Transfer RNA from an Oligoflexia bacterium, 72 nucleotides, folded computationally. NCBI's taxonomy places the organism under Bacteria, Pseudomonadati, Bdellovibrionota, Oligoflexia.
RNA sequence: UGGGGAGUGGCGCAGCGGUAGCGCAGUAGACUGUUAAUCUAUUGGUCGUCGGUUCGAACCCGACCUUCCCAG
Repeated sequence: UGGGGAGUGGCGCAGCGGUAGCGCAGUAGACUGUUAAUCUAUUGGUCGUCGGUUCGAACCCGACCUUCCCAG
């Protein structure tokens, strides 16, 4: 420098056009002699950034940022 993958709650990941979800973690409660485990409820993300397309974008297009792989 060129080609490709990844970037979504604290963490690991789903969602690929129609108002963003699961597990773990956190908080509160129940249970228990206490802790743990279990059960119930609940908080938390405008989706890497900026533009564009569209009635509507996490999803499509462009540029850029970070990171990984390959080639030189």
The sequence was found in a public genome assembly.
Model confidence (mean pLDDT): 82 of 100.
Its Rfam family is "tRNA". Rfam classes the family as a transfer RNA.